RNA sequence: GAUAGAGGCGCAGGCUUCAAGAGUACCACGGACCUAUGGCAGGGCAGCCGGUCCGGCGGGAAAGGGGAGACUGCCGAAGGAGCUUUCGCCGGCCGGGCGGGGGUCCUGGGACGGCGCAGAAUAUGCGGUGUACUGUCACGAAGGUGGAGCGCUAUC
Numbered sequence: 001g002a003u004a005g006a007g008g009c010g011c012a013g014g015c016u017u018c019a020a021g022a023g024u025a026c027c028a029c030g031g032a033c034c035u036a037u038g039g040c041a042g043g044g045c046a047g048c049c050g051g052u053c054c055g056g057c058g059g060g061a062a063a064g065g066g067g068a069g070a071c072u073g074c075c076g077a078a079g080g081a082g083c084u085u086u087c088g089c090c091g092g093c094c095g096g097g098c099g100g101g102g103g104u105c106c107u108g109g110g111a112c113g114g115c116g117c118a119g120a121a122u123a124u125g126c127g128g129u130g131u132a133c134u135g136u137c138a139c140g141a142a143g144g145u146g147g148a149g150c151g152c153u154a155u156c
Base pairs, nucleotide, nucleotide: 001156002155003154004153005152008075010074011073012072013071015069016068017067018066026059027058029055030054031053032052033051034050038049039048040047078107079106080105082104083103084102085101086100087099088098089097090096091094108134109133111131112130113129115127116126117125118124136147137146138145139144
């Protein structure tokens, strides 16, 4: 360097379904009111459209964010951060917003706790942190200690 492989409440994706969003927005109906202002009627008025508020055994979503399931693809899987570069879309054209790709940096993995941020949220996600666990390597007689995926195992 190439190929194959392992970690386990492992990772990602679209799909199905469920909760939440929410009995909310909105629609219809009924009622009260009218700022004087947009239109019409009217001609000194609240009549219609309109606007504001309210009512109930009327109807009633969606998006963004999640849980579960099987399936598919996988094992830097993937996730995150600032900077940089590049592409696309949008607008009010700017020191703009949103999204994708490349480079660089961080994180071995999931779980649980508290903190911060995001979130409608007691969901959930992200960040760093603590704890035990787990795979792996190193050191050690052992208890154990330490490291990081640019790692580890096998073959060539």
Annotation:
A computed fold for a 156-nucleotide RNA from a mouse gut metagenome, annotated as Lysine riboswitch aptamer. Rfam family: Lysine riboswitch aptamer. Rfam describes the family as follows. Riboswitches are metabolite binding domains within certain messenger RNAs that serve as precision sensors for their corresponding targets. The RNAcentral record of the sequence draws on MGnify. The prediction has a mean pLDDT of 76.